A computed fold for an 84-nucleotide RNA from Pelosinus fermentans, annotated as c-di-GMP-I riboswitch aptamer.
The sequence is in RNAcentral, with records from ENA and Ribocentre.
Rfam family: c-di-GMP-I riboswitch aptamer. Rfam links the family to the GO term cyclic-di-GMP binding.
Of the family's consensus pairs, 90% are formed in the model.
[in-house]
RNA sequence: AAUUAUAAUUGGCAAACUUGUCGAAAGAUAAGGACGCAAAGCCGUGGGUCUAAAGAGCUAUUCUAUGACUGCCUGGUUGCAUAA
Repeated sequence: AAUUAUAAUUGGCAAACUUGUCGAAAGAUAAGGACGCAAAGCCGUGGGUCUAAAGAGCUAUUCUAUGACUGCCUGGUUGCAUAA
C1' cells in the first nucleotide's frame, strides 16, 4: 500500500416524535431527542416508492413529474481503528 472481516478501542452520524421556517403536497431545513447504523460520509447510474401544483380529462378522491425519498435496493467514489 491492497484485500477481507468487525471482538475491543478512539470517535462519528442521528429514526420516530416535538417546535420553528420553507413548500400545493411529498418532503427539506434548524434546534431538541436517540430507533439504530462499519460508511446511516459524498454523488444520484439503473430500478423502486411517494406527492399531484400546473396540465389533461372518460368528471372516476382519475392520469401524469418537470417535484421528492436513497436510513428502499443497486451502482460510483472517498475514508477511521484493529485483526488476518